[in-house]
A computed fold for a 378-nucleotide RNA from a Candidatus Dadabacteria bacterium, annotated as Bacterial RNase P class A. The sequence is in RNAcentral, with records from ENA. The model forms 95% of the base pairs in the Rfam consensus. The organism belongs to Candidatus Dadabacteria, within Bacteria. It is recorded under the gene name rnpB. It matches the Rfam family "Bacterial RNase P class A". By type it is a ribozyme.

RNA sequence: GCUGCGAGCUGAGCUAUCGUUCCAUGCUUUACAGCAGGGGAAGGAAAGUCCGGACAGCAUAGAGCAACACACCGGUUAACAGCCGGCUCCCGUUUACGGGGCGAGAUAGUGCCACAGAAAAUUACCGCCUUUACCUGUGAAAGCAGGUAUCGUGUAAGGGUGAAAAUGUGGGGUAAGAGCCCACGAUUGUUGGCAGUAAUGCCAAAAAUGGGUAAACCUUGUGUGCUGAAAUGCCAUGUAUACCAGCGCCUGAAGGCUGCUCGCCUGAUGCUGGGUGGGUAGGCAGAUAGAGGUAACCAGUAAUGGUUAUCCCAGAUAAAUGAUAGCUAACCUGCAAUAGCAGGGAUACAGAAUCCGGCUUACAGGCCCGCAGUCUCA
Repeated sequence: GCUGCGAGCUGAGCUAUCGUUCCAUGCUUUACAGCAGGGGAAGGAAAGUCCGGACAGCAUAGAGCAACACACCGGUUAACAGCCGGCUCCCGUUUACGGGGCGAGAUAGUGCCACAGAAAAUUACCGCCUUUACCUGUGAAAGCAGGUAUCGUGUAAGGGUGAAAAUGUGGGGUAAGAGCCCACGAUUGUUGGCAGUAAUGCCAAAAAUGGGUAAACCUUGUGUGCUGAAAUGCCAUGUAUACCAGCGCCUGAAGGCUGCUCGCCUGAUGCUGGGUGGGUAGGCAGAUAGAGGUAACCAGUAAUGGUUAUCCCAGAUAAAUGAUAGCUAACCUGCAAUAGCAGGGAUACAGAAUCCGGCUUACAGGCCCGCAGUCUCA
């Protein structure tokens, strides 16, 4: 220098002209409003709306069931399914390391396990063994050997199938076999000791041998009340109910933003349905000073936290934040090798809508770090 893997940062600025929106100031104006100069005006993801909170309303949110989410340990935080660190398992590898986990329970129970195979979990097709009958051979006979059929809560050694076949090897044992027994292993959880805050690891002992699947139902543990800014509060505009039917007026219809039950609250010129008609205009708050930004230092492996200084930095509502022209920075390349000159770079994804912390996804270009391999030079 190149290649690969992994991780991170950035994605900018100036001038002129013409505009948009918000804020405050001055002048003019009875007022509406106009003019002048000044200040602020998108993002790292504003996106998806997937998690967690703030905030608001409903009993200052209550009980049970259901439902949903999560599931190794420690830390962090307002909170989290996030983040940081560790443990363990798996995968990849150039053996340096990197990446990932759908990380509780299959010994509570139920279900399922394609194809193949006898059998996918109370497994018997072939084989082995046993019972009975017959046949053949041999024999004087009893019997023995072989064959065919049959029998069995016999057998998981052997065969073959499969992703997976009942803990592996050897020996004993047996009618044949089998953890049935033994030795050495394997796996699993338990107990004890040691190390560690813990998960866990190492050692020892005795025990067990249960196929897989919980992203099948389910069980265990923990957590969640429901609804979301179209929440919610206030001001304002308009207004009219004829008639009919049903229910109800405290022994109560109906309602109160929760899937059901209860409970609690409100509740009478009421509620529901049909039907004839009438009316309308929107505005303010919420809403931008906050788990805020920037810098330095300190604590911590880190996430993160603390202290000090300093700053105020969009607030639109059909939705402003733009357009045109010119120029430039960072950075890169070449020449030079101090300076400098020339060229490139001038853009991608995308656009606030109550706010904040995360996650995920999109992204032209530029920069930087770690590790490994390879090439060249010294």